[in-house]
Context: one part of a larger RNA
RNA sequence: GAGUAGCGAGAGUCAAGUGAGAAACUUGACCGUCGAAAACCUAAGGAUUCCAGGGGAAGGCUUGUCCGCCCUGGGUAAGUCGGGGCCUAAGCCGAGGGCAAAAGCCGUAGGCGAUGGAAAACCGGUAGAGAUUCCGGUACCACCAAGACCCGUUUGAGAGAAGCAAUGACACAGAAGGAUACCCCGAGCCGGUUGAUGGUAGAGCCGGUGCAAGCAUAGAGGCUUUGACGUAGUUAAGUACGCGUCAUGGACGGCCGAUGUGUGAUGCGGAGCGAAAAUAAGUAGCGAAGCGGGAGAGUUCAGGCUGGCGAGAAAAGUUGCUAUCGAGGGAAAGGGUGCCCGUACCGCAAACCGACACAGGUAGGUGAGGAGAAGAUCCUAAGACGAAC
Numbered sequence: 001g002a003g004u005a006g007c008g009a010g011a012g013u014c015a016a017g018u019g020a021g022a023a024a025c026u027u028g029a030c031c032g033u034c035g036a037a038a039a040c041c042u043a044a045g046g047a048u049u050c051c052a053g054g055g056g057a058a059g060g061c062u063u064g065u066c067c068g069c070c071c072u073g074g075g076u077a078a079g080u081c082g083g084g085g086c087c088u089a090a091g092c093c094g095a096g097g098g099c100a101a102a103a104g105c106c107g108u109a110g111g112c113g114a115u116g117g118a119a120a121a122c123c124g125g126u127a128g129a130g131a132u133u134c135c136g137g138u139a140c141c142a143c144c145a146a147g148a149c150c151c152g153u154u155u156g157a158g159a160g161a162a163g164c165a166a167u168g169a170c171a172c173a174g175a176a177g178g179a180u181a182c183c184c185c186g187a188g189c190c191g192g193u194u195g196a197u198g199g200u201a202g203a204g205c206c207g208g209u210g211c212a213a214g215c216a217u218a219g220a221g222g223c224u225u226u227g228a229c230g231u232a233g234u235u236a237a238g239u240a241c242g243c244g245u246c247a248u249g250g251a252c253g254g255c256c257g258a259u260g261u262g263u264g265a266u267g268c269g270g271a272g273c274g275a276a277a278a279u280a281a282g283u284a285g286c287g288a289a290g291c292g293g294g295a296g297a298g299u300u301c302a303g304g305c306u307g308g309c310g311a312g313a314a315a316a317g318u319u320g321c322u323a324u325c326g327a328g329g330g331a332a333a334g335g336g337u338g339c340c341c342g343u344a345c346c347g348c349a350a351a352c353c354g355a356c357a358c359a360g361g362u363a364g365g366u367g368a369g370g371a372g373a374a375g376a377u378c379c380u381a382a383g384a385c386g387a388a389c
Base pairs, nucleotide, nucleotide: 012030013029014028015027016026017025031386032385033384034383039366040365041364045346046345049344050074051073052072053071054070055069059067060066079140080139081342082341083340084339086117087116091112092111093110097106098105099104121138122137123136124135125134141338142337143336144335149330150329151328158325159324163321164320165319166318167317172307173306174305177301178300179299183294184293185292186291188209189208190207191206192205193204194202210268211267214263215262216261217260218259221256222255223254224253226247227246228245229244230243231242233241234240272286273285309312352361353360368380369379370378371377
């Protein structure tokens, strides 16, 4: 320079409390903002920022008794959630090998590698901070031992590939149907409540009107012939697959299947009622009804169906087959066992990326009501905020 520019989109007011000190902290009342978000879950990223007690130098664009700040202590619990002990994609590594002054480059076998495949758990409760992890209830998966009972020993029970085959297995667009979630209405049902001012005990007003996996069963619809014989192909083999012939048939049957019903549930939850009490509360505890109708998805059946051309991963897994082994094998109810890592918190943001508590950027899911074609827009619910002069 200069007590100048600025104090970074935005609504607060009042009372009480605490305190040396309060516009900014705490509590309450009123007012206001968002509501396809400024709510909720979660991936990445961050890495203790989470919770409690204490603090008041610095950080906080003012203040500060407050904080994502400082100090101390605490907090993340899994057979089933995510990852690994399984599989492979792009890509990467790469025994031998090829090439190359050196370093190295490429690459076979093989391996690594999820953003994909495979794979068994749901509902409720709970703390200051964790929960599909703890607790309660009800399940499921794999393995282990024993095992009622059943089958088999050359007339072969059973096991069984790193091989063979099927499945896994897929794009895009469009249309129709089934079902549910969610929501709405009710002179139904249950609980609460009743009028300070002329009237209102009424068909008044307000609130609520539920529930998972699992197991059993039904099931819209979609897909699908079945049997015998032959066989030169599928590295060997094959009863499997493929191909051929005959018979049979568009039915029966089989497979998949959302969801409904029953059970789970004499349970949970539930509006509301509501103590005792030291300093301890809407806490402990108690707990009603749970029906009828409507609308209805962008969710699901569905890797479905139809259509065309741009012709839309792989492997494991699963199932069958044989090669081969083979004298023991299976098994109800019940019992036992179950490894490693992650799990707090923020997550459209003051905790991530932007040097900042920065009007920017940030993948996916849920996303209610009235009006509306709509997730536009306006007002609101649940919920969250009033942006630090």
RNAcentral holds the full RNA, with entries from SILVA. The part of an RNA shown here (large-subunit ribosomal RNA, domain III) has 389 nucleotides and comes from a termite gut metagenome. It matches the Rfam family "Bacterial large subunit ribosomal RNA". The prediction has a mean pLDDT of 81.